[in-house]
RNA sequence: UGCUUAUCAAGAAAGGUGGAGGGAUAUGGCCCGACGAUACCUUAGCAACCUUCCUUCGGGAAAGGUGCUACUUCCAUCCGCUGUAAUGGCGGAGAGAUAAUGC
Numbered sequence: 001u002g003c004u005u006a007u008c009a010a011g012a013a014a015g016g017u018g019g020a021g022g023g024a025u026a027u028g029g030c031c032c033g034a035c036g037a038u039a040c041c042u043u044a045g046c047a048a049c050c051u052u053c054c055u056u057c058g059g060g061a062a063a064g065g066u067g068c069u070a071c072u073u074c075c076a077u078c079c080g081c082u083g084u085a086a087u088g089g090c091g092g093a094g095a096g097a098u099a100a101u102g103c
Base pairs, nucleotide, nucleotide: 002103003102004100005099006098007097008096013043014042015041016040017039021032022031023030026077027076028075029074044069045068046067049065050064051061052060053059054058073095078092079091080090081089082088
């Protein structure tokens, strides 16, 4: 990097470094950012995929491997159904992210 399967409406921040853009990509929208964002480091925390316990449609644990800690994966985009005078709503696909100490 690719494949398969599962999940993606919940949850969880302080300090330090640093100094301009950032929220994956493109366009549009909406936001975050010199009251210092994004990123990186430390500590803390969340969650429970791997792990493990209780005899188990369920519930508990959290040492370790990952992951995560603004906004639904921030929203839309393609397809279908549907509503309004108008703005919309729902489902699916695609893309993406994470995990299976997987192949």